A computed fold for a 345-nucleotide part of an RNA from an uncultured candidate division WWE3 bacterium, annotated as small-subunit ribosomal RNA, central domain.
Context: one part of a larger RNA
């Protein structure tokens, strides 16, 4: 390489959009590139392969036959392809609906923590396994009233919803994306996948400027301990928040790529339709559990497949060395992407 694989053994790209490419519904006609059948040429000899034969066998030797490929020619038309035309079930549009923490911006609200001011009030408070550091007679803790400011939105809340993923949760308004149901008016294969590419991408981190209530890496102190650069406690800076710009990684997980079709059921739940007096049943789309066939090393999966098939992409090929070195690209940096070998077991 081939083959075999990728939930947990090595292996699904973090996610989408999409270029090239690959693949592609039903039907009619034509062409004949692929394809099929026949003929001819070439395919040097040796060698190979097959069948015989010769050295007692074999190696070895000889005879006969022969392959793929390429060129050419005659025909065929099922399939693929090409050209021309048609269709509606795939896909999309329109129309009518309801659902939603989908996104962006602006504004608003209450509870709580902290701080400030004032009142009441007096000796403790806080913290722990126990303590101490710490706060407090310059009046703390507690309690009442008023004020300031920042951050997060209790209950509702749900294997509930929405989003491609990351993710999204107070309320109102504006702008805006997608999905779903019904209908069948329109287009008529316009589709699927997608190397490169582009965009998005938690947290932490970085740059500039703001902001800073609580929490809190680092740091300081108190404890614990043989020690304690920890776990516990008292403080506390970056950070956490906002704007703009970078970074581009995660157990970015369902550790399960996308699409289509098919293959028993049962039972919850969310959004529609249909139906009914109310239901049940039925139906479409999501989201869970259980379970048959089948699959699987087992665990388990099982119409939301890890089953049966097809198409396209990504990836794996013993452990360590190593996600390292080197080179290249990107980045302000941190670093990220790509990614070996010697050696060793």
């Nucleotide at each position: 390489c081939u083959g075999g694989g990728c939930g947990u053994a090595a292996a699904g790209g973090g996610u989408g959009c999409g270029u090239a490419g690959g693949u592609g519904g039903c039907u009619u006609a034509u062409c004949a590139a692929g394809c099929c059948a026949g003929g001819g040429g070439u395919g040097a000899a040796a060698g190979g392969c097959a069948u015989u034969g010769g050295c007692u066998c074999a190696a070895c030797c000889a005879a006969u036959g022969u392959a793929a490929g390429c060129c050419u020619u005659u025909g065929g038309a099922a399939c693929u392809g090409a050209u021309a035309g048609g269709c509606u079930u795939g896909a999309g549009u329109g129309c009518a609906g309801g659902a939603g923490a989908g996104g962006u911006a602006a504004g608003u609200g209450g509870a709580a923590u902290u701080c400030c001011u004032a009142g009441u009030g007096u000796a403790g408070a806080g913290g722990u396994g126990a303590a101490a550091u710490u706060c407090g007679u310059a009046g703390a803790u507690a309690u009442u009233a008023g004020g300031a400011g920042g951050a997060a939105c209790a209950c509702c809340a749900g294997u509930g919803g929405c989003g491609a993923a990351g993710g999204c949760g107070a309320c109102u308004u504006a702008c805006u994306g997608g999905a779903c149901u019904g209908u069948a008016a329109c287009u008529g294969a316009c589709a699927c996948u997608g190397a490169g590419g582009c965009a998005c991408g938690a947290a932490a981190g970085c740059g500039u400027g703001g902001g800073u209530a609580g929490c809190g890496a680092a740091c300081a102190g108190g404890a614990u301990u043989a020690g304690a650069u920890a776990c516990c406690c008292u403080g506390g800076u970056a950070g956490u928040c906002c704007a703009c710009g970078c970074c581009g990684u995660a157990a970015a997980c369902g550790a399960u790529g996308a699409a289509u079709a098919c293959u028993a059921g049962g039972u919850g739940u969310c959004g529609g339709g249909c139906g009914u007096c109310a239901a049940a049943a039925c139906u479409c789309g999501g989201u869970g559990c259980c379970g048959c066939a089948g699959c699987a090393a087992a665990c388990g999966c099982a119409u939301u497949a890890a089953g049966u098939a097809u198409u396209c992409c990504g990836c794996c090929u013993g452990g360590g060395g190593a996600g390292u070195a080197c080179g290249c690209a990107c980045g302000c940096a941190a670093g990220u992407g790509u990614g070996a070998a010697a050696c060793u077991c």
It matches the Rfam family "Bacterial small subunit ribosomal RNA". Gene Ontology terms of the family: structural constituent of ribosome and ribosome.